RNA sequence: GCCCGGUUAGCUCAGUUGGUUAGAGCAUUUCCUUGACAUGGAAGAGGUCAGAAGUUCGAGUCUUCUACCGGGCA
Repeated sequence: GCCCGGUUAGCUCAGUUGGUUAGAGCAUUUCCUUGACAUGGAAGAGGUCAGAAGUUCGAGUCUUCUACCGGGCA
C1' cells in the first nucleotide's frame, strides 16, 4: 500500500430484504419480601447506533470518505 471483518446502554452482545416506538443478559437506582443479608419479585434510569456526507417518502441496516480495533496478502 491492497483486501476482508468489526465499532449499537457502564460491560458482553442481538437487531431477519430499509418500514410504525432501538432491544436482551449482567451491572446500577427505588420499592416489596427478611430481625439483617443473600436469593426472589415489581418498577425505573441509562443510547447522538464510532464521526461526516450521500441515496430514499423513510437509514442501526444501502453507498462513499475518515478514525480506531482485529485478520490476511505484498
The RNA shown here (transfer RNA) has 74 nucleotides and comes from Endomicrobium sp. Rfam family: tRNA. The coordinates come from a structure-prediction model, not an experiment, and the mean pLDDT is 81. Taxonomically the source falls in Endomicrobium (Bacteria, Elusimicrobiota, Endomicrobiia, Endomicrobiaceae).